[in-house]
Predicted 3D model of a 476-nucleotide part of an RNA (small-subunit ribosomal RNA, 3' major domain) from a metagenome. RNAcentral holds the full RNA, with entries from SILVA. It matches the Rfam family "Bacterial small subunit ribosomal RNA". Gene Ontology terms of the family: ribosome and structural constituent of ribosome.

Context: one part of a larger RNA
RNA sequence: UGACGGGGACCCGCACAAGCGGUGGAUUAUGUGGAUUAAUUCGAUGCAAUGCGAAAAAUUUUACCUACCCUUGACAUGUCCUGGAGCCCGGAGAGAUCCGGGUGUGCCCGAAAGGGAACGGGAACACAGGUGCUGCAUGGCUGUCGUCAGCUCGUGUCGUGAGAUGUUGGGUUAAGUCCCGCAACGAGCGUAACCCUUGCCAUUAGUUGCUACAUUCAGUUGGGCACUCUAAUGGGACUGCCGGUGAUAAACCGGAGGAAGGUGGGGAUGACGUCAAGUCCUUAUGGCCCUUAUGGGUAGGGCUUCACACGUAAUACAAUGGUCGGUACAGAGGGUUGCCAAAGCGCGAGCUGGAGCCAAUCCCAGAAAGCCGAUCGUAGUCCGGAUUGCAGUCUGUAAUUCGACUGCAUGAAGUCGGAAUCGCUAGUAAUCGCGGAUCAGCAUGUCGCGGUGAAUACGUUCCCGGGUCUUGUACA
Numbered sequence: 001u002g003a004c005g006g007g008g009a010c011c012c013g014c015a016c017a018a019g020c021g022g023u024g025g026a027u028u029a030u031g032u033g034g035a036u037u038a039a040u041u042c043g044a045u046g047c048a049a050u051g052c053g054a055a056a057a058a059u060u061u062u063a064c065c066u067a068c069c070c071u072u073g074a075c076a077u078g079u080c081c082u083g084g085a086g087c088c089c090g091g092a093g094a095g096a097u098c099c100g101g102g103u104g105u106g107c108c109c110g111a112a113a114g115g116g117a118a119c120g121g122g123a124a125c126a127c128a129g130g131u132g133c134u135g136c137a138u139g140g141c142u143g144u145c146g147u148c149a150g151c152u153c154g155u156g157u158c159g160u161g162a163g164a165u166g167u168u169g170g171g172u173u174a175a176g177u178c179c180c181g182c183a184a185c186g187a188g189c190g191u192a193a194c195c196c197u198u199g200c201c202a203u204u205a206g207u208u209g210c211u212a213c214a215u216u217c218a219g220u221u222g223g224g225c226a227c228u229c230u231a232a233u234g235g236g237a238c239u240g241c242c243g244g245u246g247a248u249a250a251a252c253c254g255g256a257g258g259a260a261g262g263u264g265g266g267g268a269u270g271a272c273g274u275c276a277a278g279u280c281c282u283u284a285u286g287g288c289c290c291u292u293a294u295g296g297g298u299a300g301g302g303c304u305u306c307a308c309a310c311g312u313a314a315u316a317c318a319a320u321g322g323u324c325g326g327u328a329c330a331g332a333g334g335g336u337u338g339c340c341a342a343a344g345c346g347c348g349a350g351c352u353g354g355a356g357c358c359a360a361u362c363c364c365a366g367a368a369a370g371c372c373g374a375u376c377g378u379a380g381u382c383c384g385g386a387u388u389g390c391a392g393u394c395u396g397u398a399a400u401u402c403g404a405c406u407g408c409a410u411g412a413a414g415u416c417g418g419a420a421u422c423g424c425u426a427g428u429a430a431u432c433g434c435g436g437a438u439c440a441g442c443a444u445g446u447c448g449c450g451g452u453g454a455a456u457a458c459g460u461u462c463c464c465g466g467g468u469c470u471u472g473u474a475c476a
Base pairs, nucleotide, nucleotide: 001476002475003473004472005471007470008469009468010467011466012465013464015460016459019424020423021422022421023420026315027314028313029312030311031310032309033308034306035305042053043052064301065300066299067298068297069296070295073127077126078125079123080122081121082120083119086103087102088101089100090099091098092097107116108115109114129290130289132288133287134286138284140279141278142277143275145273150189151188152187153186154185155184156165157164158163169180170179171178195267196266197265198264200235201234202233203232204231205230206229209225210224211223213222214221238261241255242254243253244252245251317417321376322375323374324373325372326371327370333364334363335362338357339356343352344351345350383414388409389408390407391406392405393404394403430452431451432450433449434448435447436446
């Protein structure tokens, strides 16, 4: 100087407390461990691995296993020889591949011969190739402490020196934020602001949007751009004003005006560093290793197994509910290998159909909870839906291992969950549906969107984590 303390002081955080809803019990989904296996590819392992890499494992993916094949190679550059490239057909085979037949010439220079560029085949060698090892040789990227308020430097001063000071102190703040004081004076990286979005207003602009006037079954048509909206530019909030407290400061408390008030809400943004944290399987790369194989191709299988254990979710156990009928209101997205309307068929998944749309125009698209009625009457039930049988639909070369969905039948566990434990402070929790990426198909995952919409916070003694000062130390 740090680190540590079951030392002290001060402060903060859904850290506790006050509340609301969960997990832990059930079934299923998914990941992991373990076991199994020819293989169940590999990585991730307290917080910070475990719906993670994977924003889609039937084949492909695919790295694993078995079998069958190739050896200058699936891919790149260079040398030589040769031909035409290409297209079509037949046979063998699980296929890769092997064998055979037919057709047939292009581009540039050139009159032709010939040469050249791409393309195919062959030869030998330099080499290719490796998701092989080492993340404890590395770059890059990422997690975490933590959006915590810290981390440093120049000059000066003090100290023999390591170092100290500044950065400590008194206040204050979300903040090393600001003020005052001070052997310090300044500065940098962080904080804040600048950026995006949302909340108010104005100006500009009105089509596909809107509509006060007229008209219509209908924004349908005329007229219009007032309003809503769209999207560009501005304004607006700064403790600016008033009162009080304070040290005449910084600031804090209350108020006015205001759409908004003290960082208005949300996002992006992550200092010096820590964990030899993670990744050589994104890519790059040193070293080592393989080179008729640890490289390459194909078919089938596996990654989907299952006594069990753990994590994360979905659905429930019901009446604030289930079922049936009627009826209302979103936002944000996506669409030409695409979204697919009307109409018809089917109980349904879906099929037929073909209008419109490269989309403020058309389509996906019926929002659901809600509201109005009816029924059920506390029961393993008209709750719950696992499991299984049969019959189907769709995608795809192909749903057996191993897809999703539909109809009928079947109707398991489950009556609110031990010890323990998680999230959340407001348009939040809870609850309800909708959309996107991936994608032929497949979503209870994930990323977004809106609808309805709470309770509680006395307080900081305690648990956990963090910051500042101080103290002890046989630790570095």
Its mean pLDDT, the model's own confidence on a scale to 100, is 84.